[in-house]
Context: one part of a larger RNA
């Protein structure tokens, strides 16, 4: 030194475990902020570094309810304590709540500096200390007041739970807006109005009660889903893009101003009159106003008692014993007994009947929720008549130049508009995919609007032919931690004695580290560098081979 047994040794997989995770299902919430937020600094405990609670009143106060023997958090120890005159704990509802931070007295390199008012407090006196306040911009009103006579800018106050920033990296809605692909290259196209940036808003948003869609028959707002359909179409007719009518379902609701005309009141004007406010009227495609005739309620919208329900702590809750085998019974074995309850979890092994529970039953001083619907308000009505009046203007139209529309300029309507032009007005107007006719359908140029629909940071209860520690969230541990980076930003690793700490008193070698005994424990080949403990590697002994 190779081999082979074998016995350690390191080593950490392998099984088994699971507090933590991922995906989801029903309900529930969908805001939060100057009454100072989300996030944060910094502090507070007898001894306290982190976590976790709090906030100079500081692991806490104060009330009300629930609960019933222990308690001073993770988290032991030491000293002190509280508690049946009800502590700890759990809900409700309240004070207190240092400094940044939208930060808002002014400044500022967050978490610091420096200040004025008005009250109070202290000192011989200054300096200090305490409490309010004191930014900006909007709105409302007062007051003041320039060039410039009245004004009107402009100033100063007072009032306001008015606005800002957070946020859920989700969901709507607007304004802006790539390229990478893809076309086997590329430029029209696609990607894609996607990604990103901005503004804005709700528990949804946004749309939405025909200038509608069809077709000669008719249907009646929106929204969503099946389907029509990869259909008709668009398309370097390539690559691709792609409706709609119609059918079916989910829901399901329909109003209100402008005008004309009345009344008031105000202004300019000698008035006729014209104009604004405010109230009335009146809202539609066989209107309305006005002129008659009958009604005077149905209803439906705001507020929102009473009662009942739920949520935010709780409560009751059947039934099994014995031997037996081991450390330990719930496991064998014998007889039993609940069951509206044989979900699950724990207990020294595997437990309907031992505990937490489970099925069922109940329960709220307070706060919030739904259901309800008393009362109050506030709106509300049919009919004949047609002479006159009124029904949304730089709008509809139309030329150019864009976007959208499945639809790329096409034959290209319709819808939106930057630039120019510019109607009609019920004998009106507008559509029906180019224009005309005919027919037919509708009523623009103001508004408002639940439900069906989209999403989950969060809460409650559950589910998994989802992971199981190099898996599963990055994170089962002081995890967005430690570290790396100027920074924007990146980002680990680490779970497991035992049933119980019973964690080896006490003796022996060693300076100690460790280790021999004893003792604990079923076990210690479970001793904390702690379940199993595989390979690689290391070492000892045996044989054996050179």
């Nucleotide at each position: 030194a190779g081999c082979a047994u074998a016995g350690g040794g390191u080593g950490a997989a392998u099984g088994c475990c699971u507090u933590g995770g991922c995906a989801c299902u029903a309900g529930g919430a969908g805001c939060c902020g100057a009454c100072g937020a989300a996030g944060g600094a910094c502090g507070c405990a007898g001894c306290g570094a982190u976590c976790u609670g709090c906030g100079a009143a500081a692991a806490g106060c104060c009330a009300u309810g629930g609960a019933g023997a222990g308690c001073c958090g993770a988290a032991a120890g030491c000293a002190g304590g509280c508690u049946a005159a009800g502590a700890c704990c759990c809900a409700u509802g309240g004070a207190u709540a240092u400094c940044c931070g939208a930060a808002u007295g002014g400044g500022g390199a967050a978490a610091c500096c420096c200040a004025c008012u008005u009250g109070g407090g202290g000192u011989a006196a200054u300096g200090c200390c305490c409490a309010a306040g004191u930014a900006u911009c909007c709105a409302u009103c007062a007051c003041u007041g320039a060039a410039u006579c009245c004004a009107u800018a402009g100033g100063u106050g007072a009032u306001g739970a008015g606005a800002a920033g957070g946020u859920a990296u989700a969901c709507c809605c607007g304004g802006g807006g790539a390229a990478c692909u893809g076309a086997a290259a590329c430029a029209u196209c696609u990607a894609a109005g996607u990604a990103c940036c901005c503004g804005g808003a709700g528990g949804a948003a946004g749309a939405g009660a025909a200038a509608g869609a069809a077709a000669c028959a008719u249907c009646g707002a929106u929204u969503u889903c099946c389907u029509a359909a990869g259909u008709a179409g668009c398309g370097g007719c390539g690559a691709g893009c792609g409706a709609a009518c119609g059918g079916g379902a989910a829901a399901g609701a329909g109003c209100c101003c402008a005008a004309a005309c009345c009344a008031a009141u105000c202004u300019a004007g000698u008035a006729a009159u014209a104009g604004g406010u405010u109230g009335g009227g009146g809202u539609u495609g066989c209107g309305g106003a006005c002129c008659g005739a009958c009604a005077u309620a149905a209803u439906a919208c705001u507020u929102g008692a009473a009662a009942u329900u739920g949520c935010u702590a709780g409560u009751a809750g059947a039934a099994a014993u014995a031997c037996u085998u081991g450390g330990a019974a719930a496991g064998g074995u014998a007889u039993a007994c609940c069951a509206a309850a044989g979900a699950a979890g724990g207990u020294g092994a595997c437990a309907g009947u031992c505990c937490u529970g489970u099925a069922u039953a109940c329960g709220a001083a307070a706060g919030c929720g739904a259901u309800g619907g008393a009362a109050a308000g506030u709106a509300g009505g049919u009919u004949g008549g047609u002479a006159u009046c009124c029904a949304g203007a730089g709008u509809a139209c139309c030329a150019c130049g864009g976007g959208a529309c499945a639809c790329g300029a096409g034959a290209a309507a319709c819808c939106c508009u930057g630039u120019g032009g510019g109607a009609a007005g019920c004998a009106g107007g507008g559509g029906g995919g180019a224009c005309c006719a005919c027919c037919c359908c509708c009523c623009a140029a103001g508004g408002c609007u639940a439900a069906a629909u989209a999403c989950u940071c969060c809460c409650u209860a559950g589910u998994g032919a989802c992971c199981g520690a190099u898996a599963g969230a990055g994170a089962a541990g002081a995890a967005g931690u430690a570290c790396c980076g100027u920074g924007a930003g990146g980002g680990a690793a680490a779970g497991g004695u035992g049933a119980a700490a019973a964690g080896c008193a006490c003796c022996c070698c060693g300076g100690g580290a460790g280790g021999g005994g004893a003792g604990u424990g079923a076990a210690a080949g479970a001793g904390a560098a702690c379940c199993u403990g595989a390979a690689a590697c290391c070492c000892u002994a045996u044989g054996u081979u050179u």

Predicted 3D model of a 546-nucleotide part of an RNA (large-subunit ribosomal RNA, domain I) from a bacterium. Model confidence (mean pLDDT): 84 of 100. Its Rfam family is "Bacterial large subunit ribosomal RNA". The RNAcentral record of the full RNA draws on ENA.